[in-house]
SAM riboswitch aptamer (S box leader) from Virgibacillus sp. MSP4-1, 106 nucleotides, folded computationally. The model forms 97% of the base pairs in the Rfam consensus. The prediction has a mean pLDDT of 83. RNAcentral holds the sequence, with entries from Rfam. Taxonomically the source falls in Virgibacillus (Bacteria, Bacillota, Caryophanales, Bacillaceae).
RNA sequence: UUCUUAUCCAGAGAAGUGGAGGGAUCUGGCCCUGUGAAGCUUCAGCAACCUCUGACAUGGUCAGAAAGGUGCUAAAUCCAGCGAGUUUCAUCUCGGGAGAUAAGAG
Numbered sequence: 001u002u003c004u005u006a007u008c009c010a011g012a013g014a015a016g017u018g019g020a021g022g023g024a025u026c027u028g029g030c031c032c033u034g035u036g037a038a039g040c041u042u043c044a045g046c047a048a049c050c051u052c053u054g055a056c057a058u059g060g061u062c063a064g065a066a067a068g069g070u071g072c073u074a075a076a077u078c079c080a081g082c083g084a085g086u087u088u089c090a091u092c093u094c095g096g097g098a099g100a101u102a103a104g105a106g
Base pairs, nucleotide, nucleotide: 001106002105003104004103005102006101007100008099013043014042015041016040017039021032022031023030026081027080028079029078044073045072046071049069050068051065052064053063054062055061056060077098082095083094084093085092
């Protein structure tokens, strides 16, 4: 970097440093931010993909655990963008695309 599969309306922040941006990208909207953004460090926490234990009877399901590998800790992946349905419109619903994370493969 590409592919496959699964998940994405739940959950969980303080301190130090830093000093103006940030919410992936583009556009539009809406938010956060000198009552201190991003980034970095430390500690803490959340979750349970990998992992571990047990049961059922074993390529699986369920229950539990959190030592280890990741991940995450404003707002649904902040919302929309494309298609279909619905509607006078607004809206709403479903699907897709893009993205994120994990595991596996090349």